[in-house]
Parts: sequence; structure tokens; C1' cells
RNA sequence: GGGGCUAUAGCUCAGUUGGUAGAGCGCUUCGCUGGCAGUGAAGAAGUCAGGAGUUCGAGUCUCCUUAGCUCCA
Repeated sequence: GGGGCUAUAGCUCAGUUGGUAGAGCGCUUCGCUGGCAGUGAAGAAGUCAGGAGUUCGAGUCUCCUUAGCUCCA
């Protein structure tokens, strides 16, 4: 220098054909328990890496950039 993959909640990851952004763990509150633990219920937490484009509508499609991993040289 060139090719490929990855980037979504605090962490690990889903997200179908472009149509309401989710799960588990963790966190907060409440109930059960004498208490811890455990368990049940409720809740908070998101610039979908950044920017632009296409579209009525983009996490999803296109382009550029950044970071990581990997292959070739």
C1' cells in the first nucleotide's frame, strides 16, 4: 500500500424483506425472608463508531473517514 471482517445499553451480544431499537448479566426501587443470599415484580440506562448520500422512512442500502482484528505484499 491492497483485500476481508468487526463497531448497537455498564459488559457479552441479537436485530428477519428498509417500517415502534431488544435479550441475558449487571445497576436502582419494591415485595417475600429475622437478616445476608436467593427469588418475584417494576424501572433507569442508546449520538446504533463519526460524517454524507439514497428513500415517505436507514441499525439495515451506497460512499468517505476513524479504531480494532485478520490475510496478501

A computed fold for a 73-nucleotide RNA from a Candidatus Saccharimonadota bacterium, annotated as transfer RNA. Its mean pLDDT, the model's own confidence on a scale to 100, is 81. Lineage of the source: Bacteria > Bacteria candidate phyla > Candidatus Saccharimonadota. It was read from a public genome assembly. It matches the Rfam family "tRNA". It is annotated as a transfer RNA. Gene Ontology term of the family: triplet codon-amino acid adaptor activity.